[in-house]
Context: one part of a larger RNA
RNA sequence: GGAUGAACGCUGGCGGCGUGCUUAACACAUGCAAGUCGAACGAAGCACUUGAGAACGAUUCUUCGGAUGAGGACUUUUGUGACUUAGUGGCGGACGGGUGAGUAACGCGUGGGUAACCUGCCCUAUACAGGGGGAUAACAGUUAGAAAUGACUGCUAAUACCGCAUAAGCGCACAGGACCGCAUGGUUCGGUGUGAAAAACUGAGGUGGUAUAGGAUGGACCCGCGUCUGAUUAGCUAGUUGGUAUGGUAACGGCAUACCAAGGCGACGAUCGGUAGCCGGCCUGAGAGGGUGGACGGCCACAUUGGGACUGAGACACGGCCCAAACUCCUACGGGAGGCAGCAGUGGGGGAUAUUGCACAAUGGGGGAAACCCUGAUGCAGCGACACCGCGUGGGUGAAGAAGCGCUUCGGCGUGUAAGCCCUAUCAGUGGGGAAGAAAAAGGACGGUACCCAAAGAAGAAGCACCGGCUAAAUACGUGCCAGCAGCCGCGGUAAUACGUAUGGUGCAAGCGUUAUCC
Repeated sequence: GGAUGAACGCUGGCGGCGUGCUUAACACAUGCAAGUCGAACGAAGCACUUGAGAACGAUUCUUCGGAUGAGGACUUUUGUGACUUAGUGGCGGACGGGUGAGUAACGCGUGGGUAACCUGCCCUAUACAGGGGGAUAACAGUUAGAAAUGACUGCUAAUACCGCAUAAGCGCACAGGACCGCAUGGUUCGGUGUGAAAAACUGAGGUGGUAUAGGAUGGACCCGCGUCUGAUUAGCUAGUUGGUAUGGUAACGGCAUACCAAGGCGACGAUCGGUAGCCGGCCUGAGAGGGUGGACGGCCACAUUGGGACUGAGACACGGCCCAAACUCCUACGGGAGGCAGCAGUGGGGGAUAUUGCACAAUGGGGGAAACCCUGAUGCAGCGACACCGCGUGGGUGAAGAAGCGCUUCGGCGUGUAAGCCCUAUCAGUGGGGAAGAAAAAGGACGGUACCCAAAGAAGAAGCACCGGCUAAAUACGUGCCAGCAGCCGCGGUAAUACGUAUGGUGCAAGCGUUAUCC
């Protein structure tokens, strides 16, 4: 000099664009953050509605209507619904959002490999969808419990579940042909045997179902190289290293088990200890390098702590399940409930870091045929000079160089074009108008915002640090090795340009200084 997710002191007008718990991966009140589909299904309710049953009903109080079927209620029944509710069922809750505790590792980066792999939704192609069955929730009844939550009996549906049939293609087994390969093998063409599929709905347009092949997307695994520090850590290792067999996996593999062999790693730093998420990048620097990994993007890991699997195309799953532990809460003491490192917010810690805001209008995501619903993703607004950028706090004229104040050699010098006078109107404020962002119609949180117009008026808008040298800028007074200053050298013990104040000056400027950290 540059830089910062900064903090502190003094000060503070406006706008734009960013950014904001670096500490306790500490504990959390409250609300919200993942639902959706009635065009898969049965039921209950509600509204409307079809048909039937039914003999009394209205009233002005004495009349009227009524088996030629009155009028209201009720019961039953037919269907309809952008209707509501829980339930069965489907898809989605593996994305999106958070955090950086752990991890020195194929975790990350980079370049390869899989003749060792999987892939819901989506796209393409081929083939198919025949015919049956038994349940169960909801519901009803009984019943246990304070509750959470159950138990028993009975009824019912499906795109829920289970057999059977079919099998072009597919898997497996056996036995072959051709071509190819670095080995296990790969590609392709026949044969025989064997095994496994399916679901319908409809508003009639469509939407779905099953099998196989290919694609796309996403993922899994393996390898080369690179990736902080300590030798005051020198030896480490029994599933350890390799083989055979079997199991397991989507798949290779000591991944696991049995047996056999005795190997494997290490001064080119094993093992152990410390520290740490990695990268694109960012800061600095002429570069080489050094430092760093906040925001944004990619990957990884985690979800109170530890362990486990289930479901599923995908998890060993933040707002799923089970077990154990700590903590908090409820309890009728028998037993239960919970997990903000989601968005706000609270306590605590700290030098220090924001609103319990608005909206799904846009972009995107989930569900749905759609309408639409959900979305603290996101879009916006609020708070903070926290950073960067822009603008303003006026312009012209004006010397009796007034007064005041400071200094003075008492002559004067400085403050100082300052004041005064005349203009102008950026910003703020007032009044009026007022968007784009929305692709056919409708639909705008932001927002009466941006922007435009008008009137008036210099009005509402300057501080901070420094002035001994380095280093731009000095005098007076006070103080008297005191009080104090200080980045280094050093100032202060009676004339201190170095302390304190004043006047003046210098430098930056809505900031200026200080502290911390990096080059």

Record summary: Small-subunit ribosomal RNA, 5' domain from an uncultured bacterium, 519 nucleotides, folded computationally.